[in-house]
Formats: sequence, structure tokens, C1' cells
RNA sequence: GCCGGGAUGGUGAAAUUGGCAAACACGAUGGACUUAAAAUCCAUUGUCCGUUAAGGACCUGUGGGUUCGAGUCCCUCUCCCGGCA
Repeated sequence: GCCGGGAUGGUGAAAUUGGCAAACACGAUGGACUUAAAAUCCAUUGUCCGUUAAGGACCUGUGGGUUCGAGUCCCUCUCCCGGCA
């Protein structure tokens, strides 16, 4: 230099003919149980606005494009993994 694969919450990740982004698991926090703890069970758990709530806005590595609509398609760049030279 060329080719292929990948980047999604705190972590691993799902979402695949373009149609409500984050299911599920782990972790964390609170609670129940216990003399106490472990285990187990229940609830909550991306960010911002909203005192709380109701509700709203935003977020798929960066920046653009196509489209009524993009994590998904196209272009650019960054980083990681592998291959070829």
C1' cells in the first nucleotide's frame, strides 16, 4: 500500500428484506429473607430538560449523503483484529 471483519448503556451483547434502539445476561443500587452474612427472590438501573411525577428531547466510533424513515444502504476519516504484498 491492497483486501476482509469489527466499533451499540458500566461490561458482554441482541436488534439481518430500512419501520418503536438496547431484548437477554453480568455488574451496581435499594428492599425482602437471616441473629448476621452467603445463596435466593423482588424492584430500579444510557444522557439531558422537567424540584418529584407526568411528559419531552437526544444517544449505535467521526463527519456528510440517500430516504417519509438509517444501527442497517452510500461516501469520508479515526481506532481495533486478521490476511496479502
The prediction has a mean pLDDT of 80. Predicted 3D model of an 85-nucleotide RNA (transfer RNA) from a Candidatus Omnitrophota bacterium. The sequence was found in a public genome assembly. Its Rfam family is "tRNA".